The prediction has a mean pLDDT of 76. Predicted 3D model of a 341-nucleotide RNA (Bacterial RNase P class A) from an Alphaproteobacteria bacterium. It matches the Rfam family "Bacterial RNase P class A". Its family is annotated with tRNA processing, ribonuclease P activity and dimeric ribonuclease P complex in the Gene Ontology. By type it is a ribozyme. NCBI's taxonomy places the organism under Bacteria, Pseudomonadati, Pseudomonadota, Alphaproteobacteria. It was read from a public genome assembly, where an Rfam model found it.
RNA sequence: CCAGUCAGUCGGAUAGUUGCUUUUUUAAAAGAGGAAAGUCUGGGCAUCAUGGGAAUAUGGCGCUGGCUAACGGCCAGACAGCGUGAGCUGAUGGAGAGUGCAGCAGAGAGGAGACCGCCAUCUUUCGAGAUGGUAAGGGUGAAAGGGUGCGGUAAGAGCGCACCGCGUUUCUAGUGAUAGAGAUGGCAUGGUAAACCCCGCCAGAUGCAAGACCAAAUAGGAGAAGCACAUAAUGUAUUUCCACAUUGUUUCUCGGGUAGGUUGCUUGAGAGGCUUAGUAAUAAGUCUCCUAGAUGAAUAGCUAUCGACAACAGAACCCAGCUUAUAGACUGACUGGUACU
Numbered sequence: 001c002c003a004g005u006c007a008g009u010c011g012g013a014u015a016g017u018u019g020c021u022u023u024u025u026u027a028a029a030a031g032a033g034g035a036a037a038g039u040c041u042g043g044g045c046a047u048c049a050u051g052g053g054a055a056u057a058u059g060g061c062g063c064u065g066g067c068u069a070a071c072g073g074c075c076a077g078a079c080a081g082c083g084u085g086a087g088c089u090g091a092u093g094g095a096g097a098g099u100g101c102a103g104c105a106g107a108g109a110g111g112a113g114a115c116c117g118c119c120a121u122c123u124u125u126c127g128a129g130a131u132g133g134u135a136a137g138g139g140u141g142a143a144a145g146g147g148u149g150c151g152g153u154a155a156g157a158g159c160g161c162a163c164c165g166c167g168u169u170u171c172u173a174g175u176g177a178u179a180g181a182g183a184u185g186g187c188a189u190g191g192u193a194a195a196c197c198c199c200g201c202c203a204g205a206u207g208c209a210a211g212a213c214c215a216a217a218u219a220g221g222a223g224a225a226g227c228a229c230a231u232a233a234u235g236u237a238u239u240u241c242c243a244c245a246u247u248g249u250u251u252c253u254c255g256g257g258u259a260g261g262u263u264g265c266u267u268g269a270g271a272g273g274c275u276u277a278g279u280a281a282u283a284a285g286u287c288u289c290c291u292a293g294a295u296g297a298a299u300a301g302c303u304a305u306c307g308a309c310a311a312c313a314g315a316a317c318c319c320a321g322c323u324u325a326u327a328g329a330c331u332g333a334c335u336g337g338u339a340c341u
Base pairs, nucleotide, nucleotide: 001337002336003335004334005333006332007331008330009329010328012306013305014304015303016302017301018300020031021030022029023028033312037323038322040321041320042319043318044317045207046206047205048204050243051242052241053240054239055238056237058203059202060201061200062199063077064076065075066074067073078092079090080089081088082087093198094197098196099195100192101191115138116137117134118133119132120131121130122129123128146164147163148162149161150160151159165187166185167184168183169182170181171180172179173178211263212262213261214260221254222253223252224251225250226249227248232247233246234245235244270289271288272287273286274285275284276283277282
């Protein structure tokens, strides 16, 4: 100097002037994001569901350890794959509990199998044929019954041997997932669970249009069918046992009132700095700060200057994550290449 990887910050600023919303001490202060988007997760909060025990169903998650209010999130690690590397990705428990699936091709697709071929013997019209052995070579296929090499054999084959792999077992390191080393055995029923399933853990429903209060109004409405009727029925995703509560319960049809106001509504699992512990996520302590609460929906217009000539894009109860969109400017650490010293 060039190329890359990971993490972070900004994403218009200052002054004046006119205007909008909230608070309010009446003089002032504050006023859309890093994703406000998606509505994919987890919660706070609110109401309802009667509670406890046992079992089943449905849904979610799935390597190990830690963090968190919690999670399908985050951090660290293990293993596998990609990359020269910094790094990136992972729907990562079980196939010997069982079932299913793998078309076609191929001799044969899970204790399979001889198409071409190789070898031995016999026959021969000299073209070939028959019998036996073989699975090393070739072919088909996504996948063909461990791999490479040496020996051996009629030709071959773990047939034997060495190394690797696999099974069993012991030791070492580690909290653990795992890793390494030794011994032993010639040793194969392989793949797929983002197929059903098994195992382990977790899970009530509805949601701010929740809910509460005030004012006002109406009709404490009418009907049909089924089941049951106190030794009963209803109340939980289902079943069952106990307790508790209520007195019918389930489904359907017709019809009436409520269009208002206040609240919920913003001080929070809040933000920032420092210290300590930790590899980190994070935790604790301490100091500082208060930063929208609209409700047909507020934050806009003009002028001047500037390192801008800026993308994606506007809160509606709140928070923690994930995912998606994003013009460009800047900062730090690390990796590779080139040149010079």